[in-house]
Molecule: Lysine riboswitch aptamer
Organism: uncultured Mediterraneibacter sp.
């Protein structure tokens, strides 16, 4: 210096199926009444199409979903497993541009891990996700100490075998 293998947690980490609730008596639609000129799935121009045979908005009646996120059970791959940030590409969105959000590549940065509060972004949410800050706790190493502990590093880490030097 290389290879192999391996630990951390009984909420370790992702991704999948299937069931359930939530979403939501909400949204999209119908039909009536009000209204009187706008409307078209994030905003903004633009182009196109609807609309005085009556737009948008509000209000009743019918009838009425979905994803995203959750919980439970199982599969299946892991141990920088994943998570996030910035940059740069390509994609996909109900017609074109710009911006936004969304999925994914690449490379560079941060993070041991999981919890627990505050606050802040998401989001229908007091539910869960992500950033920060704080706090115990835990796993591993180094140093003191040798009874119990105490301080402190960062996974490019540690711990086992094996080769080479």
């Nucleotide at each position: 210096a290389g290879a192999u293998a391996g630990a951390g947690g009984u909420c370790g980490c992702a991704u999948u199926u299937u069931u359930c609730a939530u979403g939501a008596g909400u949204a999209a639609g119908a039909u009536g009444a009000c209204g009187g000129a706008u409307g078209u799935a994030u905003c903004a121009g633009g182009a196109a199409c609807a609309a005085a045979g009556g737009a948008a908005c509000u209000c009743a009646u019918c009838a009425g979903a979905a994803a995203g996120g959750g919980a439970a059970a199982g599969a299946u791959g892991c141990c920088g497993a994943a998570a996030g940030g910035a940059u740069a590409g390509a994609g996909a969105a109900g017609c074109c541009u710009g911006a936004g959000a969304c999925u994914u590549u690449a490379c560079c940065c941060u993070u041991g891990g999981g919890c627990a509060u505050g606050g802040c972004g998401u989001u229908a949410a007091g539910a869960g996700c992500g950033g920060c800050a704080u706090g115990a706790c835990u796993g591993u190493c180094a140093u003191c100490g040798c009874a119990g502990g105490a301080u402190g590093g960062a996974g490019a880490g540690c711990u086992a075998u094996c080769u080479g030097a």